[in-house]
RNA sequence: CUGGCAGGCCGAGCGGCCGCUUUUACGGCAAGCGAUUGUCGUAGAGGAGGAAAGUCCGAGCUUUUAAGAGCAGGGUGCCUCGUAACGCGAGGGGUUCGCAAGAACACGGAAAGCGCCACAGAAAACACACAGCCGUAAGCAAUUACGGCAAAGGUGAAAUGGUGGUGUAAGAGACCACCGCUUCGAUGGCAACAUCGAAGGCACGGCAAGCCCCACCCAAAAGAAAGGCCAAGCAGGAGAGAUGAAGUUGCUCGCUUCGACAAAUCUCCGGGUAGGCCGCUUGAGGUUUGACGCGAGUCAAAUCCCAGAGAAAUGGCCGCUGCCCGUAUGGGAACAGAACUCGGCUUAUAGGCCUGCCGGUAUU
Numbered sequence: 001c002u003g004g005c006a007g008g009c010c011g012a013g014c015g016g017c018c019g020c021u022u023u024u025a026c027g028g029c030a031a032g033c034g035a036u037u038g039u040c041g042u043a044g045a046g047g048a049g050g051a052a053a054g055u056c057c058g059a060g061c062u063u064u065u066a067a068g069a070g071c072a073g074g075g076u077g078c079c080u081c082g083u084a085a086c087g088c089g090a091g092g093g094g095u096u097c098g099c100a101a102g103a104a105c106a107c108g109g110a111a112a113g114c115g116c117c118a119c120a121g122a123a124a125a126c127a128c129a130c131a132g133c134c135g136u137a138a139g140c141a142a143u144u145a146c147g148g149c150a151a152a153g154g155u156g157a158a159a160u161g162g163u164g165g166u167g168u169a170a171g172a173g174a175c176c177a178c179c180g181c182u183u184c185g186a187u188g189g190c191a192a193c194a195u196c197g198a199a200g201g202c203a204c205g206g207c208a209a210g211c212c213c214c215a216c217c218c219a220a221a222a223g224a225a226a227g228g229c230c231a232a233g234c235a236g237g238a239g240a241g242a243u244g245a246a247g248u249u250g251c252u253c254g255c256u257u258c259g260a261c262a263a264a265u266c267u268c269c270g271g272g273u274a275g276g277c278c279g280c281u282u283g284a285g286g287u288u289u290g291a292c293g294c295g296a297g298u299c300a301a302a303u304c305c306c307a308g309a310g311a312a313a314u315g316g317c318c319g320c321u322g323c324c325c326g327u328a329u330g331g332g333a334a335c336a337g338a339a340c341u342c343g344g345c346u347u348a349u350a351g352g353c354c355u356g357c358c359g360g361u362a363u364u
Base pairs, nucleotide, nucleotide: 001360002359003358004357005356006355007354008353009352010351012321013320014319015318016317017316018315020047021046022045023044024043025042026041027040028039029038030037031036049335053346054345056344057343058342059341060340061223062222063221066257067256068255070253073218074217075216076215077214078092079091080090081089082088093107094105095104096103097102108213109212113211114210115207116206117205130153132149133148134147135146136145137144138143161179162178163177164176165175166174180202181200182199183198184197185196186195187194188193227278228277229276230275236269237268238267239266240265247261248260249259250258285304286303287302288301289300290299291298292297323332324331325330
């Protein structure tokens, strides 16, 4: 100088004028039958994100008169930690890819059982040899019959462990060496695993993002239009419906306990209301410092309050400065907007900056 890998940050700033909105304190005015509300003035404090998106996970909270165990069902799937929890995060192990820094992983089990492997090929899992090699017999020859073979050839994603030898009529773990595999043991590690040693010729491939088996977890459903309170107003009708130890019912497949009921409850038709307030933003919260930990994080102290709209506010104009592109006049600024809250994951993102690491080239 250049090409990569990993992590982090910015994505405009300041001032003036005008405007929208929440809230605190004080002081008025007005509306309404009421619950309650609106508006003005003064002085303060605030007002869209790194993803607010997706709605894919996990929770907090709320609802029904509850709780327990179980079946069906669903989720996760190497080990150890972290967390409120998770399918998330951290650190390790293994496999694959890469020269490397690094990256990815749907990473338990195929001798528990069932199922699948198209086409090609002789044959796709206790595989019956296509073409072929060797031997014997017959034959002028082509060839025919019998026996042996799975090594070389072909097909395929994959075919009776691999490489090299001995041996054989020709071959073959038939035998040998090394590798692979199985079993046992030793060392290191909490563990997943790694390394080493010994014995054994040892086989029947792959797929479980096929059913299944195993381990752990969830045990209903719904969702802020959840749900709660206040005010106002009306109109009910029909049907089903056990029993004195049973029945009905508790948003759930049944069971048990417990609770409710002398009728709760369930089904259908019909009427009234749809106004106001709460929920609604102080939370598993942020920031700083210290300690512990490889790390994710944990603990302690100090300090701060950082949107709450209600059909949807959080803005407009002007000036200066900054950033990027361009020789200059000049031009440009991505993805995109809260709706109960939080922890993650995934996706989108113009342009720029910082830190560490790996490779290449050149010079010293």